RNA sequence: UUGUUAUCAAGAAAGGUGGAGGGAAUAGACCCUUUGAAGCCUUAGCAACCCUUUGAUUUUUUGUUGAAGAAGGUGCUACAUUCUACCUAAAUACUGAUCCGAUGCCUAUUGGAACCUAGUCAGUAUUCAUGGCAGAUAACAC
Numbered sequence: 001u002u003g004u005u006a007u008c009a010a011g012a013a014a015g016g017u018g019g020a021g022g023g024a025a026u027a028g029a030c031c032c033u034u035u036g037a038a039g040c041c042u043u044a045g046c047a048a049c050c051c052u053u054u055g056a057u058u059u060u061u062u063g064u065u066g067a068a069g070a071a072g073g074u075g076c077u078a079c080a081u082u083c084u085a086c087c088u089a090a091a092u093a094c095u096g097a098u099c100c101g102a103u104g105c106c107u108a109u110u111g112g113a114a115c116c117u118a119g120u121c122a123g124u125a126u127u128c129a130u131g132g133c134a135g136a137u138a139a140c141a142c
Stems, first nucleotide, its partner, number of pairs: 002141007013043005021032003026085004044077003049073002051069007081134001086131001088129001090127009101116001105112002
C1' cells in the first nucleotide's frame, strides 16, 4: 500500500507556539476561525479495538459470548462520519396521460362532442426509513 472483519446519532479540555485557514476526496450546502484556523509541544480527559482478570458455552485443539479493570499499544476530545449525492420502499404535494361515473349541451337515434372528478400509470419535489458507495478507527492477514 492492499485485503478481511467489527464499530461509527454516546463521550471527552486547557496552556504554549504558530499566523490563515479548517470541517477526507469531487460537487452543492451549511458551519468554525484574528474573541486566533491548520501544524507542532506539554499536561489533562474520554472510550474500551488490542490488552489484564474472570464467568458461561463449546471442548481433541480452539472458538464464541457476558462482566469488571484501565498499567501498556493505539485512537479520539465543534456541528450524526456536519448534511446531501447512488438504489429501493412508504407517505404527502404538484404536473401530464388515461378513464368508470354524474351533471349540462347537440342530435332526435341504438348516438355525438366537451368538461370535471374518484381511480390507474408515468414523472418531479419534500419528509422518513433500508441498503450501498466513499471515509475514519482498531485487530488480523498478505
The RNA shown here (SAM riboswitch aptamer (S box leader)) has 142 nucleotides and comes from Arenibacter aquaticus. Rfam family: SAM riboswitch aptamer (S box leader). About the family: The SAM riboswitch is found upstream of a number of genes which code for proteins involved in methionine or cysteine biosynthesis in Gram-positive bacteria. Lineage of the source: Bacteria > Pseudomonadati > Flavobacteriales > Flavobacteriaceae > Arenibacter.